[in-house]
Context: one part of a larger RNA
């Protein structure tokens, strides 16, 4: 002198950084004391506070405990052992996962809905036998969607789709044969081997008629898929528009919530916090383009989540420095 592992550093103490990464720092037992909120279980080891060594002597349920003394700056451990707090987002939760870059706010999940199946169940797997469902039987079994729990869960069946209807229209094979083509026993004709005609079989073609399910039709059905407006004008400052008109739809977004994991313009404006905040926490609506089971709003716990702040600590820093082990390197 790099690296690597580990000690220690004066004042500050996070100024560092994308961001306390990293690292210090808490860390044991007893004892007292402990808030918001809450599903009354927790929250909770919340939060912060003291005690803690020896020797007498006494008491004792043999764990101890009371009372005296003695020493030192300092008496729990010490190779093992919470850092705490306040806000907010997301998902309730314990759980699961991208064996090797991603552990999560993704999946699962208890809880709710719709639907399909009456037993030889639907469903799946198989060419079948036959098996799983299930030695179950609708409080059951499969499918989707939802994801605890409290409060809701709105308005549209026009399009797709799904159920039900069956009058009418459209429609396949088949079924039916009106007609018609060829075939000629025969007849007629002359140009004497050719033309016409042409029954019966036989053998192609074939029209009306007739014919189901679907499709058009008709209803239902949105916790199916999915959708839930524009323009103008009005009030006795101004502004704004409870109020009107007009247009077009299937119906014009209801409660909550809202610059949000959704807000572009945009660091929106206003309030907090900071001397100084593009985040961050309330509020406001002017939602570019929230919205109610593709579930809305909230929510105690919970979480190696994700954002914001604080108070401890500290070599991350100011800015460095030293120092012990290993390894490489360079120089003697």
């Nucleotide at each position: 002198u790099u690296c690597g592992u580990g000690g220690c550093u004066a004042a500050g103490g996070a100024a560092c950084u994308a961001g306390g990464c990293a690292a210090a720092a808490u860390c044991g037992u007893c004892u007292c004391g402990u808030a918001a909120c809450u599903u009354c279980g927790g929250g909770a080891g919340a939060a912060g506070a003291g005690a803690c060594g020896c020797c007498c002597u006494c008491c004792u349920u043999c764990g101890g405990g009371a009372g005296g003394g003695c020493c030192g700056c300092a008496g729990u451990a010490a190779a093992u052992a919470g850092a705490c707090c306040c806000a907010g987002g997301c998902g309730a939760c314990u759980g699961u996962u991208u064996a090797u870059c991603a552990a999560a706010a993704a999946c699962a999940c208890a809880u709710g809905g719709c639907u399909u199946u009456g037993c030889u169940a639907a469903a799946u797997c198989g060419a079948a036998a036959g098996a799983u469902g299930a030695u179950g039987u609708a409080u059951a079994a499969g499918g989707c969607c939802u994801g605890a729990c409290a409060c809701c869960u709105g308005c549209c069946c026009g399009g797709u789709g799904c159920u039900g209807g069956a009058a009418g229209g459209u429609u396949a094979a088949g079924a039916g044969g009106a007609g018609u083509g060829c075939u000629u026993a025969u007849c007629a004709g002359c140009u004497u081997g050719c033309u016409g005609a042409g029954a019966a079989g036989g053998u192609g073609u074939g029209a009306a008629u007739u014919g189901a399910a679907g499709c058009c039709c008709c209803a239902g059905u949105a916790a199916a898929c999915g959708g839930c407006g524009g323009c103008c004008g009005u009030a006795a400052c101004u502004a704004u528009a409870a109020c009107g008109g007009u247009c077009c739809u299937a119906a014009g977004g209801u409660a909550g919530c809202g610059a949000a994991a959704u807000u572009c313009c945009u660091u929106g404006u206003c309030g907090g916090g900071u001397a100084a905040g593009u985040u961050c926490c309330g509020a406001c609506c002017u939602g570019c383009a929230c919205g109610a089971a593709u579930g809305g709003u909230g929510u105690a716990a919970c979480g190696a989540u994700c954002u914001g702040g604080g108070u401890a600590c500290u070599g991350u820093c100011u800015c460095g420095g030293c120092c012990a082990c290993g390894a490489g390197c360079u120089c003697g």
The part of an RNA shown here (large-subunit ribosomal RNA, domain IV) has 332 nucleotides and comes from a hydrothermal vent metagenome.